[in-house]
Molecule: TPP riboswitch aptamer (THI element)
Organism: Halomonas aestuarii
RNA sequence: GCCUGACGACAGGGGCGCCGCGGCAGGAGUGUCGCGGCUGAGAAGCACCCUCGGAACCUGACCCGGACAAUGCCGGCGUAGGGAGUCGUGCGGCGGCGGGC
Numbered sequence: 001g002c003c004u005g006a007c008g009a010c011a012g013g014g015g016c017g018c019c020g021c022g023g024c025a026g027g028a029g030u031g032u033c034g035c036g037g038c039u040g041a042g043a044a045g046c047a048c049c050c051u052c053g054g055a056a057c058c059u060g061a062c063c064c065g066g067a068c069a070a071u072g073c074c075g076g077c078g079u080a081g082g083g084a085g086u087c088g089u090g091c092g093g094c095g096g097c098g099g100g101c
Stems, first nucleotide, its partner, number of pairs: 001101005006089005011051004016045001017038009057082003063076004
């Protein structure tokens, strides 16, 4: 400089995986607790995300491709099928604040 935005109250919905080390239990697979590492908004948080203008999240799915130490880690699938809301404010100008380039 340009572009952009809802906000509040109450209510509701949702997920929490992978790896390493150590402790404990077990014959083992494994379970659980603690610490550390990876991704992420969030990996049990008085948190975070989402609520129909709905990719929060679930199903398909022990799916397909790629990457990784490993994993929904990334992409596809996906204009698929499901998925939890009401109320209040929001006019114009200027300024401010947040976000992006």